[in-house]
Molecule: Fluoride riboswitch aptamer (crcB RNA motif)
Organism: Anaerolineales bacterium
RNA sequence: CUGAUUUAUGGUGAUGGAGUCCACCGCUAACCGCAAUAAUGCUGAUGACUCCUAGAUUAUC
Numbered sequence: 001c002u003g004a005u006u007u008a009u010g011g012u013g014a015u016g017g018a019g020u021c022c023a024c025c026g027c028u029a030a031c032c033g034c035a036a037u038a039a040u041g042c043u044g045a046u047g048a049c050u051c052c053u054a055g056a057u058u059a060u061c
Stems, first nucleotide, its partner, number of pairs: 010025004016052006033042003
């Protein structure tokens, strides 16, 4: 410089942030916790791991 091919990007994973990994979705979507007829009850700051922050409980100083 020329030709061919591709569509990049993005979003989500029940309450905050970051990193790594995994999974899902393509704006018509993924996702928006569970049990119970109801009253009402139960687990968890993660999808998983680690750390920070907030909250709760116990123990020690």